[in-house]
Context: one part of a larger RNA
Molecule: large-subunit ribosomal RNA, domain IV
Organism: metagenome
RNA sequence: CUAUGGUUAGGGAACUCGGCAAAUUACAUCCGUAACUUCGGGAGAAGGAUGACCCUAUUAGGGUGACGGGAUUUACUCCCCGAGCUCGAGAGGGUGGCACAAACCAGGGGGUAGCGACUGUUUACCAAAAACACAGCAGCGUGCGAAGCCGCAAGGCGCUGUAUACGCUGUGACGCCUGCCCAAUGCUGGAAGGUCACGGGGAACGGUUAGUCGAAAGGCGAGGCUGUGAACCUAAGCCCCAGUGAAUGGCGGCGGUAACUAUAACCGUCCUAAGGUAGCGAAAUUCCUUGUCAGGUAAGUUCUGACCUGCACGAAUGGCGUAACGACUUCCCCACUGUCUCAACCAUAGACCCG
Numbered sequence: 001c002u003a004u005g006g007u008u009a010g011g012g013a014a015c016u017c018g019g020c021a022a023a024u025u026a027c028a029u030c031c032g033u034a035a036c037u038u039c040g041g042g043a044g045a046a047g048g049a050u051g052a053c054c055c056u057a058u059u060a061g062g063g064u065g066a067c068g069g070g071a072u073u074u075a076c077u078c079c080c081c082g083a084g085c086u087c088g089a090g091a092g093g094g095u096g097g098c099a100c101a102a103a104c105c106a107g108g109g110g111g112u113a114g115c116g117a118c119u120g121u122u123u124a125c126c127a128a129a130a131a132c133a134c135a136g137c138a139g140c141g142u143g144c145g146a147a148g149c150c151g152c153a154a155g156g157c158g159c160u161g162u163a164u165a166c167g168c169u170g171u172g173a174c175g176c177c178u179g180c181c182c183a184a185u186g187c188u189g190g191a192a193g194g195u196c197a198c199g200g201g202g203a204a205c206g207g208u209u210a211g212u213c214g215a216a217a218g219g220c221g222a223g224g225c226u227g228u229g230a231a232c233c234u235a236a237g238c239c240c241c242a243g244u245g246a247a248u249g250g251c252g253g254c255g256g257u258a259a260c261u262a263u264a265a266c267c268g269u270c271c272u273a274a275g276g277u278a279g280c281g282a283a284a285u286u287c288c289u290u291g292u293c294a295g296g297u298a299a300g301u302u303c304u305g306a307c308c309u310g311c312a313c314g315a316a317u318g319g320c321g322u323a324a325c326g327a328c329u330u331c332c333c334c335a336c337u338g339u340c341u342c343a344a345c346c347a348u349a350g351a352c353c354c355g
Stems, first nucleotide, its partner, number of pairs: 001350008010341002014339001019336001027051005036041001038173001052095005061087004068080004072075001096100001108334004113329002115326002120132002136171007148157003174321004179251003184248002186244005193239003199233002204228006211220003252270005279313001280310001291307005
C1' cells in the first nucleotide's frame, strides 16, 4: 500500500451524479394507529410500554392418557377414575448485572410526484425496466372436409372442438370517456359502361405450282400445302360508383374589431377531405428556458402546485384519473451513521524485506 473485518471524540449527508456503502431497525405480548380507498385494504402504518432469574407453586388452566372399575348390542364399543409425561398465562414477594428478545438469528420509517393496474416474464455471460405478458375491451375472418397453419402429396394440427367456438389484429384492471375527416392508401360491396390476356374467329393479303396465255422474255394461276392475319366473342384486374376510422392515416393561414390599455366573444377572406372536441399541458413531450408566479431552503438548472405563449399533447399507435402493488424513477423529512469534516488505531490475509 491492497483486500476483508472491528472501534472511534465533537459534528451528522457538510460526501456524492445519487445516502453508493455502512449504520439504524429487527423477536413476542399489550396499548395505539392518519390521509385515502375498488370498503378488501392502507397496517407490522406511525408511535409507545413490558420482557432475565428465584420463591409462593406440582399456580390457575390446557393436552395426552397407563393401570383399574362399570355397562351392554361383545365391539378397532361406550362411560367413570385418573398415574405418568407435557404445555403453561397471570399475580404477589425477592435477587443479580453496565447491559435481561443479553449470543446467533432478526422490517429503518414517513411524505410527494411520474410510469406501469396487479402476481408474473425478459437480453444464459454488462440492461429486470416505464419493455413483454396479463384478465378486461374492440375490430376482422370462419357454417365445419370451417377459416388459419405445416406438407409436392397422402396426411396432420385446429378438434374427437362447432360462432358463449376457433384464427388474426389492436388496446391493456377499474372509473369517466373515446370528437371531426372516406380526399389519399387499404379493405368490403357493385349482373351497367371503358380498358384488357390466353383462346375462339376468320375478312383480307402473300409463298409454292398442275395448268393456261405468249415467238420469247414473262404474265395469270385452280386444288392442295403453307405464312401473315382484320371485324367480332371472351375472365379476373384496373378505371368507375358506393360504404368503411377501436382500417393505414389526417385533424389550417391571413387581416380587422369592444368607451384606458391589453385581449378579441365578433367580422371578412383564402385554402382544405376535415381543420384538434373533452381532457391534460414548460409534461418520460417545451427549442427559446434556470419561462413566470407560488411553496419548500439562509441560498433550489432538480422537486411540488399553478399559468398556457402546446418550437412539436390529445382521445383503443387510446385521453384523463385511480385504491393496492413495484429489488422501477424523482424530490423532501425523521432516525441513523467514518459518506464526509479528517483521519486514527486494531485484527487477519497478501504485497514488501531477510533467509